[in-house]
């Protein structure tokens, strides 16, 4: 100079007039307050407030424990309230490098997939080749051998061909994958068959919390192999609903219509009978105990409650109020920590309810996107115009 990773900040700025809402005081108003009017002081949307994907707080079932199915999540060690998060490490990919991605537990528990092609994709396997040891059949030549007056016949030995049978998986073909490589040696040809090296596998030593790493280390010829973002097995976690939640005040109607259940034991009491310690029967009363019924994801068990309760359909009424913002919070600084973070000391703080922050003027330059809180929080993901800072890597010239 150029071309890249990464990590942080800001999110038009200034000025005036007038306007919204929220505390807080004042005065006004009214019997009194309370609505309401007015001064004066302070403050008033985001980095994603979206997406509702994940965790929490909190309210309420409700006293809420255990199984099954279900669902989640998956290297190791941390941080956190707690997580599918965030940090730091480890394999593994990718990139010349800074760096980035990573659904990263198990295929010797099981059952599944892999088209065409290809001899074959597992209970594996021979097309094209290579070989002819070991078996056997028919042939060629060449040597001698017995036999016959000859011509021939007979078997033997050594070199060949050719078929059956058998050997083979090194070489070749397809294929995304072909049953570990490269040499050497052995073979009838050949194969971890044997050997030496990689490479696998086990086990030891070092270092490490650990995942794992590393070694002139020891044994072992050791072998089909891929897929779990297939199904499955393994570990570990996991009640539900939700501020439209809950709570208080107030009004209102038809305390309307239907249907099921409304049991039993014991005890006390009280009434009535016998009348012989005392027994018996009745009660809509009181207890206690069992079951029906209920009981906020499904099913079981087990818990609570248990005589005035459960369902269904149908009418009215539906307005203030309180949750409501001080919280596992922000921002500064100093200590710890490689780090996410933790600790101390200091400052700071929107609560609207048909939805508060809006209009107008001017001026400046980097010309201004994505975009509005509705119970609060900690993440992730998604959209997004620019401006500004710091480290880091590679090429290119010059010195």
């Nucleotide at each position: 100079g150029g071309a890249g990773u990464u990590g942080g900040u800001u999110a038009a700025a200034c000025a005036g007039u007038c306007g919204c809402g929220c505390u807080a005081u004042c005065u006004c108003g009214u019997a009194a307050a309370u609505a309401g009017a007015g001064g004066u002081a302070g403050g008033g949307a985001g980095g994603a407030a979206a997406g509702u994907c994940c965790g929490g707080g909190c309210u309420c079932c409700a006293u809420a424990g255990g199984g099954c199915a279900g669902a989640g999540u998956g290297c190791c060690a941390g941080g956190u309230a707690a997580c599918a998060c965030c940090u730091g490490g480890g394999g593994g990919g990718c990139g010349u490098g800074a760096g980035c991605c990573u659904a990263c537990g198990g295929c010797c528990a099981g059952u599944g997939c892999a088209g065409c092609a290809g001899a074959a994709a597992a209970u594996a396997u021979a097309c094209c080749g290579c070989c002819u040891a070991a078996g056997u059949g028919c042939u060629u030549u060449g040597c001698g051998c017995u036999u016959u007056a000859c011509u021939g016949a007979g078997g033997g030995c050594a070199a060949g061909g050719u078929g059956c049978c058998g050997g083979u998986a090194a070489g070749g073909u397809u294929g995304a994958a072909a049953u570990g490589g490269u040499g050497c040696g052995g073979u009838a040809a050949g194969a971890g068959c044997g050997c030496a090296c990689c490479g696998c596998g086990u086990c030891a030593a070092u270092g490490g919390u650990a995942a794992c790493a590393u070694u002139c280390g020891a044994c072992g010829g050791c072998a089909g192999g891929g897929u779990a973002a297939a199904c499955c097995c393994c570990a570990c976690u996991c009640g539900g609903a939700g501020c439209a939640a809950g709570g208080c005040c107030a009004a209102a109607u038809a305390g309307g219509g239907g249907a099921g259940c409304a049991g039993g034991u014991g005890u006390g009491c009280u009434u009535u009978c016998c009348a012989u310690c005392g027994g018996a029967a009745a009660g809509a009363c009181g207890c206690a105990c069992c079951a029906a019924g209920u009981g906020u994801g499904g099913c079981c068990c087990g818990c609570a409650u248990c005589a005035g309760u459960u369902c269904c359909c149908g009418g009215g009424u539906a307005g203030g109020u309180u949750g409501c913002u001080u919280g596992a919070g922000g921002u500064g600084u100093g200590c710890g920590g490689u780090g996410a973070c933790g600790u101390a000391c200091a400052u700071c703080c929107a609560g609207a309810u048909g939805a508060a922050u809006g209009a107008c003027u001017g001026u400046u330059c980097u010309u201004g996107a994505c975009a509005g809180a509705a119970c609060c929080c900690g993440g992730c993901u998604u959209a997004u115009c620019g401006a500004c800072c710091g480290a880091c890597u590679c090429c290119c010239a010059c010195u």
Bacterial RNase P class A from a Gammaproteobacteria bacterium, 399 nucleotides, folded computationally. Model confidence (mean pLDDT): 76 of 100. It was read from a public genome assembly, where an Rfam model found it.